[in-house]
Formats: sequence, C1' cells, structure tokens
RNA sequence: GUGGAUGGCCGGAUGACCGCGGGGCCUUUGGGCCGCGAGGAAAGUCCGGACUCCGGAAAGCAACGGUGCCAGGUAACGCCUGGCCAGGGUAACCUGAGGGAAAGCGCCACAGAGAAUAAACCGCCUGUCAUCUGACAGGUAAGGGUGAAACGGUGGAGUAAGAGCCCACCGCGGGCCUGGCAACAGGACCGGCACGGCAAGCCCCACCGGGAGCAAUGCCAAAUAGGGACCGCGUGCGGCGCAAGUCGCGGGAAUUGCUUCUUCCCAGCAGGUUCGGGUUGGCAGCUAUAGUGUACUGGCGACAGUGCGCAGAGAAGAAUGGUCAUCUAUGGGGGUAACCCCGGGACAGAAUCCGGCUUACAGGCCAUCCACGCAA
RNA sequence: UCGGCUGUAGCUCAGUGGUAGAGCGCCUGACUGUUAAUCAGGAUGUCGUAGGUUCGAUCCCUACCUGCCGAG
Repeated sequence: GUGGAUGGCCGGAUGACCGCGGGGCCUUUGGGCCGCGAGGAAAGUCCGGACUCCGGAAAGCAACGGUGCCAGGUAACGCCUGGCCAGGGUAACCUGAGGGAAAGCGCCACAGAGAAUAAACCGCCUGUCAUCUGACAGGUAAGGGUGAAACGGUGGAGUAAGAGCCCACCGCGGGCCUGGCAACAGGACCGGCACGGCAAGCCCCACCGGGAGCAAUGCCAAAUAGGGACCGCGUGCGGCGCAAGUCGCGGGAAUUGCUUCUUCCCAGCAGGUUCGGGUUGGCAGCUAUAGUGUACUGGCGACAGUGCGCAGAGAAGAAUGGUCAUCUAUGGGGGUAACCCCGGGACAGAAUCCGGCUUACAGGCCAUCCACGCAA
Repeated sequence: UCGGCUGUAGCUCAGUGGUAGAGCGCCUGACUGUUAAUCAGGAUGUCGUAGGUUCGAUCCCUACCUGCCGAG
C1' cells in the first nucleotide's frame, strides 16, 4: 500500500422567531416568566421478567407446550461469556436446533440383482455335458454397473477363484489408566466387525412452565328503564357443651384431567351465571431505575463489588413541528491550484416498565488483528 | 395488548416428503351463412421472500413480507 477479520461509537451542529404537550412560579384571571420534551432500533411482538388480578397459586402423576455438547454469568431467559467437538477459510476468524438411531415403530421415490433378516445382474473360479458359441450344478464377492446411500477402508499374505479367513495401519466397539470441575482429549490392552441414514417423522431421556394481561387493576362520579336464556333445593348425621360454638363423618364448590391437602358453603335470599340494554366522565396505576458515566479491585471473559458523579417525555383522536440564518459529513459541476457555484442528511418515530433476540438503516469515525506485495 | 388463519396458473381452490394438478377463463382447429353452445388439441407457475434440515421441500424448521379474522 492492497485485500480482509473482529469489537465499539456517532448517525447532522448552533442560534433566532412562531406553534404544540407536560411541569414549576407569579398574576390585575387576560396572561406572563422559567425549565423539560423520541430511538438505537421507540419496530416485529419472537423469548425472559417486574407489576396486577383470578380460586390457594399447595404437592404428586398424566396431558400439552418449550429447551437440549460442557462450565459459568444473570432477577430470569430460547440471551451472553469461556471452553469442547464438527464443518469452512492460507490466516485473523466464522458457522453449528450440537442429547439418544444396540428401547420401539415408521420412511428411504426413480434406478438397481440387492435399500437393512442382505443379495448375486455382468463378472471370476471349479465340475459335468457339448466340436465350438454355450447350457446346467456349485463356489465367490476382489472388480464392473445402479444410486444420495451397497453391510468397514488401504496394503500384504493366502487361494481354484476369492473373502477379516489371516496380518499391519486406520476406522469402529468395550472396559481400564492419565489429564481436565465437565464436555472431551491422549495412551496402552482386548474384540475380527457385529451396529447405513433420517428424531427441523412419531418417540425415549433430562430439565423448565398455573392462567390472563395496563383495554391488567383500584377509587370517585354517572347509569342501572324494561327484558331474554340457562342453572340450583342439599331442608345433613353423630359426639361434647346451658348456649354461642367446636370436633368427626357425609354432601357440594374452587381457571386442562385425576389423586392428596387446604379453604369456603350445607335453609340463606332482592339466589347465581349469561345475553342484550344503559352509562362510557374523572383520578390513580404512570414512569427512578435488575438505570448510567468514570476510577479502583476481583475475574481469560460475560459479569460482580466499592467510591465519586449524572440523569429525568408521559399523551389519551394521542405533543415532540415549521420558517429563517450560519456551518457541516457526503454528492455533482467548473478550475492547474487556491477556490467558486449547485444541491443537501439513512432507517424510523414513544403509549405500563425493564433485560434480550430479530429485522430496517445514507454515510462516517476509532481500536485490535490477519494475509499478500513493496521499501529500509 | 393478546390469540388465530391465509398466500399454489388470469380467477376459485386441491395437493402434507419423491416429475405440481382440477374447474372456469385464454389460444388454435372443427362444426355454422355468422355467433353462442358443443367437440378435439394446446399454452400457462421463482408454490409470498430469504435461509436451514434432508439424497431430495409446495409439504418439516426459523426469520421476514402481504392480506384477513377474532378477544377485552
């Protein structure tokens, strides 16, 4: 210098005027003054929580749904960090839904002899018959052919031809030893090979999960006229006690099913549920936090701890906008150049809040690393 | 805020791992003086987009896009 890899940051600036939504102060109630007002994704609503209500948010089993190498981080997670293994890349580095296929079931089209209990089309070899081509019987699975995949691979020994039949190495399986928290790695030994692929097919194993969602929910005000449909009758028993009551048994109810527990009810009434109608205003929930910057400490890191500092949208047919001036990243044109002219800002936009993921994004900046080339 | 469905030929829809189909429509020919009807033949697809699993994907999985429906 060229080409790449990774991590992080910014993503128009300043000022004036007008306007909009909240807040504070003052006021002669007309208004005036001061200060605040979108994002890294506010998005998709894909995960995890906080918070609120439901019936108790109790236990076990089942069902359903989810997650899936190992260790750690975290409030939690399907997120993040580090590692292992596999694949890709010359490398920096990247990618991986990465448990189990000797628990069982299922599928593997076409082609091919044969697709999972192996099999024998062409071959090779032996025997018999036949003048030969060849036919029949048997052996074999090295070679050919088909296929995405052919029942260990390569080489040797061996044989009529061959074959894990035997041997060496590799692969595979088994327990053992060493290292590591572990995933796993390495080593020697044994086994002659028995065990194809698919679980983002059913399934098995381990772990996790109660449901609903701020239109949750609470309070005030207003309204509650006249109606439709459905459900419900248990009138408990016994012991103790003067009684209220209490204990046991029985019946009933409780948001997936069953069981256990727990709670409530068992003569109380203007019963309960639901549809439809009516009302549809206000206040709270509401924005301060698992927050963020920096320094130090611990840790490879995610992250954690301590000190110091900093910050503040809160609407409800829903504000966050417009104009002007100066400048500016980048772009176009002219010029040898200094410079001049024109144009000019990506994706997008809060609605209970927070941690992630995913998706969209003009352009720019910083740091570290890799490969190649050149120069010293 | 939450739940569900859909996307396949011009239109309406089948197809749920193994070469993408049906009806209507369209085109050509026949029949007819002509048209319609009828008969014969033919064309038509990035299976919404991208990636993954698999030997192989319309089908299974993930993300995104479009349209529709529902609850309070």